[in-house]
A computed fold for a 73-nucleotide RNA from Goniomonas avonlea, annotated as transfer RNA. The organism belongs to Goniomonas, within Eukaryota. Rfam family: tRNA. It is annotated as a transfer RNA. RNAcentral holds the sequence, with entries from ENA. Model confidence (mean pLDDT): 82 of 100.
RNA sequence: GCCGCAAUAGCUUAAUUGGUAAAGCGCUUAAUUUGUAAUUAAAAAAUUCUGAGUUCAAGUCUCAGUUGUGGCA
Numbered sequence: 001g002c003c004g005c006a007a008u009a010g011c012u013u014a015a016u017u018g019g020u021a022a023a024g025c026g027c028u029u030a031a032u033u034u035g036u037a038a039u040u041a042a043a044a045a046a047u048u049c050u051g052a053g054u055u056c057a058a059g060u061c062u063c064a065g066u067u068g069u070g071g072c073a
Base pairs, nucleotide, nucleotide: 001072002071003070004069005068006067007066010025011024012023013022019056028042029041030040031039049065050064051063052062053061
């Protein structure tokens, strides 16, 4: 230099060929316990890497860029 892949909650991952963004772990609160752990219940937390475009509607499609990673030279 060229060709791919990935980026979504604190972490690990989902999201059906565009239609209301979910789960596990963790955190917080409560119950249980002499106390902790474990368990049970509840709640909070992500404008989906950035910008633009298409669309009634974009995590999803298009373009440009950033970061990481793989391959080729």